[in-house]
Context: one part of a larger RNA
Order: sequence, then C1' cells, then structure tokens
RNA sequence: GGACGAACGCUGGCGGCACGCCUAACACAUGCAAGUCGAACGGAGAACUUUGAGUUUACUUAGAGUUCUUAGUGGCGGACGGGUGAGUAACACGUGAGCAACCUGCCUCUGAGAGAGGGAUAGCUUCUGGAAACGGAUGGUAAUACCUCAUAACGUAUAUUUAUCGCAUGGUAGAUAUACCAAAGAUUUAUCACUCAGAGAUGGGCUCGCGUCUGAUUAGCUAGAUGGUGAGGUAACGGCUCACCAUGGCGACGAUCAGUAGCCGGACUGAGAGGUUGAACGGCCACAUUGGGACUGAGACACGGCCCAGACUCCUACGGGAGGCAGCAGUGGGGAAUAUUGCACAAUGGGGGAAACCCUGAUGCAGCGAUGCCGCGUGGAGGAAGAAGGUUUUCGGAUUGUAAACUCCUGUCUUAAAGGACGAUAAUGACGGUACUUUAGGAGGAAGCUCCGGCUAACUACGUGCCAGCAGCCGCGGUAAUACGUAGGGAGCGAGCGUUGUCC
Repeated sequence: GGACGAACGCUGGCGGCACGCCUAACACAUGCAAGUCGAACGGAGAACUUUGAGUUUACUUAGAGUUCUUAGUGGCGGACGGGUGAGUAACACGUGAGCAACCUGCCUCUGAGAGAGGGAUAGCUUCUGGAAACGGAUGGUAAUACCUCAUAACGUAUAUUUAUCGCAUGGUAGAUAUACCAAAGAUUUAUCACUCAGAGAUGGGCUCGCGUCUGAUUAGCUAGAUGGUGAGGUAACGGCUCACCAUGGCGACGAUCAGUAGCCGGACUGAGAGGUUGAACGGCCACAUUGGGACUGAGACACGGCCCAGACUCCUACGGGAGGCAGCAGUGGGGAAUAUUGCACAAUGGGGGAAACCCUGAUGCAGCGAUGCCGCGUGGAGGAAGAAGGUUUUCGGAUUGUAAACUCCUGUCUUAAAGGACGAUAAUGACGGUACUUUAGGAGGAAGCUCCGGCUAACUACGUGCCAGCAGCCGCGGUAAUACGUAGGGAGCGAGCGUUGUCC
C1' cells in the first nucleotide's frame, strides 16, 4: 500500500447493487416451511331438480339425477428443494482412468400384451377399555389395494452346442432342451393410465493411478489382522460376513499415535514465483437433540417418517403419554458483533393433477444496518470599503479572505401536485401509485473526521513545567515545547474519517 462476512470512537443527505450469528452443532414459546389426486374406490354431508306416498298445503319421508365438500382405503411426492460444517487426514475431495463386477421411478423410442376368477380390509354400525395419547371386539362393504389360475419370450436360471472377439477370470451373437414369472382400469371418444421385454437419456454405486496440514519430545503397528478354499450376503466386486487352512500385511519413501481441519471452482495479495484463505455464488461430501437399528421404496438406513436406549423439556387422573428451528421469521443465552414473528405465488422453478387448480418461508420482493463497492449532492457566477469579528504583531502591518455581506442565476437531490410503466405479445403484478416523466416552490433541508518534530503533506500564540500528558519507530515534556492541552491558521481524505484485529 491492498484486502475484510469485521468491530469500536466521532460524524452522517440521497440512490443503485451486493452482503449481514465468524461466538453456544447452546436451549427454544408461537406461527408458517409438503402436499396433491373425487378422471382409482366405497361411503358421509350440503345444495338444487324431479317422481311417488303421507297429509296439517308447506312440512315429513322414500327413490332417481346434477353440482360441491371431503375423514378413510389407494396412487404419486415427502430421498428434491432449504439449513449447517459437528464429525472426517479419508477414494472425503480434486483430477484422470476403469466396471468383462452394477442399479436406475418419472421421461423418450421400439416390440408384444392386458383373458378368467377369488378372499379380505379401512371407513361405517353396534358394544367397549383409557385422564389422555391411543385402542379392543362384533357385523357388513369397495377399488388402479391384495391373492390364485391362464397366456409368454427377444426375459431369467441350468445344461448341451456353433461362430467370433478379447484384457486373465471371460465377453458377444445364434441354436436346442427343461423350469419359472405379468397386467387395471378411469373419464367420455380423444386421451391418460397398466404389464413384460429391448434400447436411450438422466441420476447413482463400486475400484484404481496421482495430489491433499503439523508433530519423531509419537518407532514400531496389526488378529478379520494379510492371503487362500468353500459358503452366505449384496444391485454389484470384495474378509463385506462366517467355517476351515496358512502366517502373513504395513512401516524412516514416516506406519501407528496425537493435534488441527469439511474438500474444490474460486477469493485476497504479489511484477511473478509464491503466501494466505474457502463468507456470499456454484460442484461434491457429511450431519439433523446424543448413540444404535432397520422398515417402506426406483432411490433413505430418511431434518419437519418409524423403533430402542440416554440426556433435557412439557402434560398426567401417577397407570402412562408428547416433543426435537444446523428450514423462514422470532425468543433467551453466549458475544466486540450480525436484521422483520413482513408481502406474494405476479415471474422463474419444484410436487400432485387429464385439466381447472392446489401447495411451495424454494424463489421474487419489501423492511432494518454507511457492513462494503459505485454514483450524486450539500450550490454557480460576480463581488475589495480587502468590512466587522477572531488570531498575531517588530504596532507599520499580516492573516482568516472572494471567504462573508451584497447582486444575478440554477434546480441535481429535496418538497408538493398530476400522469404513470417494462417485467405478461390474450387474461393474471407481490414489488407499487415504485421507477420514470411533467409542472410549481425555494439556496432554501444536507460536512465531518484525522493530522501538522522527522519518517510524512501541513506553524504560530497561550497554558503547563520530567507534572499533566503524547507515542507506530526515533523519541517529546525539568520556564521561551512547531512533539502535551487549548485557540487561530494549515494539510489530507470526504458521507465518511480514524483506531483495533487478521492476511499478503
């Protein structure tokens, strides 16, 4: 000198764009943050229309139809999006390869199909336990829920065989035989769903080469440990797990242990080499009160799912229950320190739906904060009696100083009024009567901070008298202090200026 997610002191006019718990991965009141589909299903309720009956002629009841709402069964989505960085020195990440060892819902393309049946169950009724959370029993019911049979190959498995290829195990293509496996309809005429198979796309899983902090005042470490055979398990290879067998494996090219740490694209700095760093934005990983576990599913060992254990908080009729903000706001606490319990789904995107649409604290916006960067303003021109006042003086003057007053202008910002968008090419705008435009008013409402001994731009007076104090270094102060304090003047930067901290 530059930089900052900064803080503190003094000061503070406006706008644009960004950014805003770095500390306690501390505890959380309250509200919201993941729903949707009635065009899968049987009900229930409401409104209306219509037919019949009873009649008290405007009511009750039964049936049918239309529309709307929906607790429950069922489907898809809650594995995305959003948060945090505790753990992790590791195939976690980066980069480059490999899988002849793998999976992939929704989407696209292609081929083939969707036949016949069945038994339940929730909701509901009745009874009933419990303070509650939540149940238990009975009766009966539907489906795109569940099950059985049929059909079946280009599928899967096994066996035989042919051709061909490679990278060792082997791969690919074809033939034959045996065995096994499927489906669902909906609304109204056009689709959307369903099943099997093949291919693609997308997303993932696994393996390997190289790279990735400090300490030797950590030198030995290791028993599923290293390898083999066999089996189990997995989507898949594999000590992944198990039985048996062998005794290996790693290590001064730093094993093990300890400390620290999410990694990267990037960011800051530097002429570069390099050093430091990983806020915001983007990619990957890990975590969701602590620890463990699986279920469902294409996908989780699942932040707003389940079970168990621990700690904590709450309710309780003491028998038992409920909860998880490292989502958005917000509260307490910690701290030098970090914001609103805001508006809207109008846009972009996501989930569901045939659609209308619904949901969306993602997102778009607004609010607060000079936290940063950028832009603008606080007036312009003229004006010497060089006014008054201040300071200083060698008492002549000098300086503040064209500065002010005064004259003439201007209208950026501002104030008031009127008009008023783009963002949405038909409808739909939270932002927002915002941006912007026009008119009018009036210099009116808008300047401070630090420094002035040298480094380092900028000097005098008074006070003080090694005191009070200053200070980044050198050093100032003991009676003429340009270094302390005040004043005048000056220098620098300017809505900021200084100080502190950290990095280069």
Source information: This is a predicted structure of a 504-nucleotide part of an RNA (small-subunit ribosomal RNA, 5' domain) from an uncultured bacterium. The coordinates come from a structure-prediction model, not an experiment, and the mean pLDDT is 84.